This is a predicted structure of an 88-nucleotide RNA (c-di-GMP-I riboswitch aptamer) from a Gammaproteobacteria bacterium. Its Rfam family is "c-di-GMP-I riboswitch aptamer". About the family: GEMM was predicted in a large-scale screen for bacterial structured RNA regulatory elements. The prediction has a mean pLDDT of 87.

[in-house]
């Protein structure tokens, strides 16, 4: 170095809820909390999914429909980076 996660160490994350707080919303963040996780590390570049303040059309008194990410998710798959024991 490469490849694999049967087995060991010794740490590490933390899904649902619930409460604060941020935001328009998706969602984030802190605490509780564990369903999981060997990259549940970091990265929005391909796919994708989730939202629509906003703008656009419709409608036009309100109310709403519809269509658009620039916005959110890496604990949906792939690409990138960097990384812990172990086996070969």
């Nucleotide at each position: 170095c490469g490849c694999u996660g049967c087995u060991c160490a010794g740490a590490g994350c933390a899904a649902a809820g619930u409460c604060a707080c941020c935001g328009a919303a998706a969602g984030g963040c802190g605490a509780c909390g564990a369903c999981g996780c060997a990259g549940a590390g970091c990265c929005a570049c391909g796919g994708g999914a989730c939202u629509u303040c906003c703008g656009c059309a419709c409608a036009g008194c309100c109310a709403g429909u519809g269509c658009g990410a620039u916005g959110u998710c890496c604990g949906c798959c792939g690409a990138g980076c960097c990384g812990c024991c172990a086996g070969c």